[in-house]
FMN riboswitch aptamer (RFN element) from Nocardioides sp. R-C-SC26, 130 nucleotides, folded computationally.
RNA sequence: UCGCGUGCUCUGGGGUCGGUGUAAUUCCGAGCCGGCGGUGAAAGUCCGCGACCCGGUGACAGCCAGUCACCGGUUGAUCAGGUGUGAUUCCUGAACCGACGGUGAAAGUCCGGAUGGGAAGCGCACGCUG
Numbered sequence: 001u002c003g004c005g006u007g008c009u010c011u012g013g014g015g016u017c018g019g020u021g022u023a024a025u026u027c028c029g030a031g032c033c034g035g036c037g038g039u040g041a042a043a044g045u046c047c048g049c050g051a052c053c054c055g056g057u058g059a060c061a062g063c064c065a066g067u068c069a070c071c072g073g074u075u076g077a078u079c080a081g082g083u084g085u086g087a088u089u090c091c092u093g094a095a096c097c098g099a100c101g102g103u104g105a106a107a108g109u110c111c112g113g114a115u116g117g118g119a120a121g122c123g124c125a126c127g128c129u130g
Base pairs, nucleotide, nucleotide: 003128004127005126006125007124008123010121016030017029018028019027032108033098034097035049036048037047038046044096045095053073054072055071056070057069058068059067060066078094079093080092081091082090100112101111102110
């Protein structure tokens, strides 16, 4: 230094102004936000990972509910032009997307599960092999 393993830590941003209305930070107009790894050069939209949600198996339990473990499924959205050896990543322009439950009225942004859980991953420590 590389690889592998174990443990630990960390791990998401954003509702502002105006309009309508009995009522909306939920509708309408304008504005606001963009996790982690990868990539021939920097990505919300490419390729992957994750929370949420669904199912199966097993354990605990008298049963149910529930919790935990493992396995599986689901999981949004971009084009054109320019520069360049190289860019759906940069620049210009125009678009688009955003779990579940709640709510006096429909939520990416408010409230809640959640001072939670948790993977990918960054970092640190230790061990093993070369």